[in-house]
RNA sequence: AGGGGAGUAGCUCAGCGGUUAGAGCACCCGACUCAUAAUCGGUAGGUCGAGAGUUCGAUCCUCUCCUCCCCUA
Repeated sequence: AGGGGAGUAGCUCAGCGGUUAGAGCACCCGACUCAUAAUCGGUAGGUCGAGAGUUCGAUCCUCUCCUCCCCUA
């Protein structure tokens, strides 16, 4: 320098262009217990990496940039 992949909750990841962005684990609250753990129930937590564009409508499509990983030189 060129090519490819990834970026979504604290972590690991889902998410046909349209109903409200979800799951598991973790945190917190509660139930259970003499107590703790386990188990069960519940709450909260998201400017979907940044900006622009296309569209009636973008996490999703297009462009530029940022970070990380891989390959080629």